The part of an RNA shown here (small-subunit ribosomal RNA, 3' major domain) has 478 nucleotides and comes from Novosphingobium panipatense.
The organism belongs to Novosphingobium, within Bacteria.
Context: one part of a larger RNA
RNA sequence: UGACGGGGGCCUGCACAAGCGGUGGAGCAUGUGGUUUAAUUCGAAGCAACGCGCAGAACCUUACCAGCGUUUGACAUCCUCAUCGCGGAUUAGAGAGAUCUUUUCCUUCAGUUCGGCUGGAUGAGUGACAGGUGCUGCAUGGCUGUCGUCAGCUCGUGUCGUGAGAUGUUGGGUUAAGUCCCGCAACGAGCGCAACCCUCGUCCUUAGUUGCCAGCAUUUAGUUGGGCACUCUAAGGAAACUGCCGGUGAUAAGCCGGAGGAAGGUGGGGAUGACGUCAAGUCCUCAUGGCCCUUACACGCUGGGCUACACACGUGCUACAAUGGCGGUGACAGUGGGCAGCAAGUGCGCGAGCACAAGCUAAUCUCCAAAAGCCGUCUCAGUUCGGAUUGUUCUCUGCAACUCGAGAGCAUGAAGGCGGAAUCGCUAGUAAUCGCGGAUCAGCAUGCCGCGGUGAAUACGUUCCCAGGCCUUGUACA
Numbered sequence: 001u002g003a004c005g006g007g008g009g010c011c012u013g014c015a016c017a018a019g020c021g022g023u024g025g026a027g028c029a030u031g032u033g034g035u036u037u038a039a040u041u042c043g044a045a046g047c048a049a050c051g052c053g054c055a056g057a058a059c060c061u062u063a064c065c066a067g068c069g070u071u072u073g074a075c076a077u078c079c080u081c082a083u084c085g086c087g088g089a090u091u092a093g094a095g096a097g098a099u100c101u102u103u104u105c106c107u108u109c110a111g112u113u114c115g116g117c118u119g120g121a122u123g124a125g126u127g128a129c130a131g132g133u134g135c136u137g138c139a140u141g142g143c144u145g146u147c148g149u150c151a152g153c154u155c156g157u158g159u160c161g162u163g164a165g166a167u168g169u170u171g172g173g174u175u176a177a178g179u180c181c182c183g184c185a186a187c188g189a190g191c192g193c194a195a196c197c198c199u200c201g202u203c204c205u206u207a208g209u210u211g212c213c214a215g216c217a218u219u220u221a222g223u224u225g226g227g228c229a230c231u232c233u234a235a236g237g238a239a240a241c242u243g244c245c246g247g248u249g250a251u252a253a254g255c256c257g258g259a260g261g262a263a264g265g266u267g268g269g270g271a272u273g274a275c276g277u278c279a280a281g282u283c284c285u286c287a288u289g290g291c292c293c294u295u296a297c298a299c300g301c302u303g304g305g306c307u308a309c310a311c312a313c314g315u316g317c318u319a320c321a322a323u324g325g326c327g328g329u330g331a332c333a334g335u336g337g338g339c340a341g342c343a344a345g346u347g348c349g350c351g352a353g354c355a356c357a358a359g360c361u362a363a364u365c366u367c368c369a370a371a372a373g374c375c376g377u378c379u380c381a382g383u384u385c386g387g388a389u390u391g392u393u394c395u396c397u398g399c400a401a402c403u404c405g406a407g408a409g410c411a412u413g414a415a416g417g418c419g420g421a422a423u424c425g426c427u428a429g430u431a432a433u434c435g436c437g438g439a440u441c442a443g444c445a446u447g448c449c450g451c452g453g454u455g456a457a458u459a460c461g462u463u464c465c466c467a468g469g470c471c472u473u474g475u476a477c478a
Stems, first nucleotide, its partner, number of pairs: 001478002003475003007472007015462002019426005026318008034309002042053002064304007073129001077128002079125006087106003092101003109119003131293002134291003140287002142282003145278001147276001152191006158167003171182003197270004202238007211228003216225002241264001244258005320419001324378006336367003341360002345356004385416001390411007432454007
């Protein structure tokens, strides 16, 4: 100087407390461990691994296993020789396929000094080489997590100290903040904080189609005329600064209350992550040193596996019901997507869906609402709760749903009576609850990323648990 303390002081945080809803019990989904297996590819491991890499494993993916094949190679550059096309369509045979053999047709490379001279393509050959998701993240770059959006981390000059170092950065107040004020052997500065950026909330201006409709006509319908006031869209501006008033404070910084205001003291949300820590994670995104393989640890293909199942754990979904289930009726969103696409409408089917098909490269057409509400029924039951499991018949995607997809109809109708010890999230348009959209994607979502609808309770307080910041103290630790 740090680090540590079941030392002290001050302070903060859904850290506790006060509340609301969960997890832990059940069934299922998903990830992991373990076990099994020819293989169940590999990585991730307290917080910060475990719905994580995977924004989607039937083949492919795919790295794993078995078998069958290839060896200058699926891919790149160079050299030699041959050909002029390459390529596309097609017939037949062998094969699981890769691949090998074969028939017919279309096409008949470019420049040129006219020399196979140059370029290009294909085939054959030789070796230089290719190739490796092989090892090392403890050799690395890059990227990322975490402490933590915590308020800290440093430097120059000066001063003090023999020196390591100290000072500044401590102190008195204050703040979300090393934020600001005052004081001070310090005076300044940098990286962080804040602001500048995006978005939501108010108003104004500009613009008015595909959007909108107050008044006037018109219509089944903003449909049409008309209009751009309103809504909205999207560009530019205004607006909030403790600016004003009172109190308090040290006449300061600030704090408390009030006015006005759409908004008040950082207005809400986001992006933004200092010096560093964890030899944290990643050599399987990519790049890369070293090591290793080179008829194989490379490459192609078929089939299988990653989907196994006495069990254990994490994360979720659905429930156990009456604030409910079922039937009927019946309104109101927002974000987004759409041409190998979204599909209105009509018809068929109990349904998944199918047939025909308008419109739309989209503020134009389309995907496109649900819970709630109202009426009826059920009356506390393992039930008209719950839907697992199983049987069967179908639908869709796709060469192909056996291993191993999703969905529909009928039948079947497990467990489950609100869950032990323990444990998690959340302070407001939040929790809870309800649906909708998108990426990936042929198909497949209870996951992920977004969107809106309905919409709470509680916070006395900081003694305690956890984490962190500043000062101080002890130390046989570095």
The full RNA is in RNAcentral, with records from ENA and SILVA.